A computed fold for a 76-nucleotide RNA from Chromobacterium phragmitis, annotated as transfer RNA. The prediction has a mean pLDDT of 80. It matches the Rfam family "tRNA". The same sequence occurs in records of 5 taxa. The sequence is in RNAcentral, with records from ENA.

RNA sequence: UGGCAGUUAGCUCAGUUGGUAGAGCAUCGGAUUUUGAUUCCGAGGGUCACAGGUUCGAGCCCUGUACUGCCUGCCA
Numbered sequence: 001u002g003g004c005a006g007u008u009a010g011c012u013c014a015g016u017u018g019g020u021a022g023a024g025c026a027u028c029g030g031a032u033u034u035u036g037a038u039u040c041c042g043a044g045g046g047u048c049a050c051a052g053g054u055u056c057g058a059g060c061c062c063u064g065u066a067c068u069g070c071c072u073g074c075c076a
Stems, first nucleotide, its partner, number of pairs: 002071006010025004019056001027043005049065005
């Protein structure tokens, strides 16, 4: 310098063909237990990195930007 991949819940990650965003763990409440752990039931938690565009409708398609990782060019 150029290219590729990634960015979604507190964490790790799904989300296939554009049609009302999910799982596990964690957190909180309850049941069970003498208490705790385990187990079971339930609940809360989201500006889908940011901005714009296309569309009746965007996490998904297009453009730009930022950040992370990998590869690569140049100078020394």